[in-house]
RNA sequence: GAAUUCUCAUGGGGGUGCCCCUUAAUUUAAGGGGCUGAGAGGCUGAGGCCAACUCCUUGAACCUGAUCCGGGUCGUUCCGGCGUAGGGAUUUGGGAUGCCAACGAUA
Numbered sequence: 001g002a003a004u005u006c007u008c009a010u011g012g013g014g015g016u017g018c019c020c021c022u023u024a025a026u027u028u029a030a031g032g033g034g035c036u037g038a039g040a041g042g043c044u045g046a047g048g049c050c051a052a053c054u055c056c057u058u059g060a061a062c063c064u065g066a067u068c069c070g071g072g073u074c075g076u077u078c079c080g081g082c083g084u085a086g087g088g089a090u091u092u093g094g095g096a097u098g099c100c101a102a103c104g105a106u107a
Base pairs, nucleotide, nucleotide: 001100005096006095007094008093009092011056012055013054014053017035018034019033020032021031022030023029024028041050042049043048062087063086064085068081069080070079071078
């Protein structure tokens, strides 16, 4: 001084499913349980707001394609393909770690 990784603050982005049982009810709501995951939570009549989690171009966080295709499951954004596809927030600063380089000294 400019690696990498971690952490804190700040600015911004994102998603929040599926199934079973019980009670009421026939619009649906409440309670309990289960599956995957970093996260499927709370409030509101609704628009939306907040929290946690996560991502910020070194961008698979997330959206479109998609009422997609194949496999599996009671079922699902469960797994893979699609995917070197098209989009997507163009953050900033502090601390720790210690990589690399220059100079100087000694041998």

Model confidence (mean pLDDT): 76 of 100. This is a predicted structure of a 107-nucleotide RNA (TPP riboswitch aptamer (THI element)) from Roseibium hamelinense. The source organism's lineage runs through Bacteria, Pseudomonadati, Pseudomonadota, Hyphomicrobiales and Roseibium. The sequence was found by an Rfam model in a public genome assembly.